[in-house]
């Protein structure tokens, strides 16, 4: 330098153009218990890597760039 894969909540990941972006773990409070754990309930939390473009509508499609991993030279 070229090619491929990935970047979404504090962490691990969903969401294959129709939206109020979700799940598990986590944190807090409540419930329960003699107490702790577990179970149950509620809450906390995201400018979907950045900037443009396409579209009535973009996390999703296109372009450039940034970051991480792998391959080739």
């Nucleotide at each position: 330098g070229c090619c491929c894969c990935g970047g979404u909540a504090g962490c691990u990941c969903a969401a294959u153009g129709g939206a109020u972006a979700g799940a598990g773990c986590c944190u807090u409070u409540c419930c329960u218990u003699g107490a702790c754990u577990a179970c149950g309930a509620a809450a906390g939390g995201g400018u979907u890597g950045u900037g443009g473009g396409u579209u009535c509508g973009a996390a999703u499609c296109c372009c450039a760039c940034c970051c991480g991993g792998g391959g080739c030279g």